[in-house]
Molecule: transfer RNA
Organism: Nanobdellota archaeon
RNA sequence: GCCCCUGUAACUCAGCUGGAUAGAGUGUCAGCCUUCUAAGCUGAAAGUCGCAGGUUCGAAUCCUGUCAGGGGCA
Numbered sequence: 001g002c003c004c005c006u007g008u009a010a011c012u013c014a015g016c017u018g019g020a021u022a023g024a025g026u027g028u029c030a031g032c033c034u035u036c037u038a039a040g041c042u043g044a045a046a047g048u049c050g051c052a053g054g055u056u057c058g059a060a061u062c063c064u065g066u067c068a069g070g071g072g073c074a
Stems, first nucleotide, its partner, number of pairs: 001073007010026004019057001028044005050066005
């Protein structure tokens, strides 16, 4: 220098065939239960989908650039 993969909630990830309000588990907070704690049950909060731009009626998803991490080739 070229190519490929990954980046989505505090953490681990799904969704990536463009379309309904962006989800799950763990964790956090509140309540129930319990003598108390843990466990269990119920509920809630938490995201400019790495960043910027473009295409489109509509983008986490497609295109371009760019940043970070990993791998391959030279």